RNA sequence: UGGGUCAGUAGCUCAGCGGUAGAGCACUCGGCUUUUAACCGAUUGGUCGAGGGUUCGAUCCCCUCCUGACCCAA
Numbered sequence: 001u002g003g004g005u006c007a008g009u010a011g012c013u014c015a016g017c018g019g020u021a022g023a024g025c026a027c028u029c030g031g032c033u034u035u036u037a038a039c040c041g042a043u044u045g046g047u048c049g050a051g052g053g054u055u056c057g058a059u060c061c062c063c064u065c066c067u068g069a070c071c072c073a074a
Base pairs, nucleotide, nucleotide: 001073002072003071004070005069006068007067008066011025012024013023014022019056028042029041030040031039049065050064051063052062053061
């Protein structure tokens, strides 16, 4: 440098594989406690990597591109 496979979703780790996106942890607030930690409860937080296409409808299917990991060739 070329080819192939996998991955990219909340601050982090991940689920969700056509029907207007969730869990755990973290943050914030409250309860408990002399206080902290732990524990309990609640809230907040997302242009689903980017752009097009298919579809009544796309995180999901198709194409191109970007980023990362691995394999092969040179």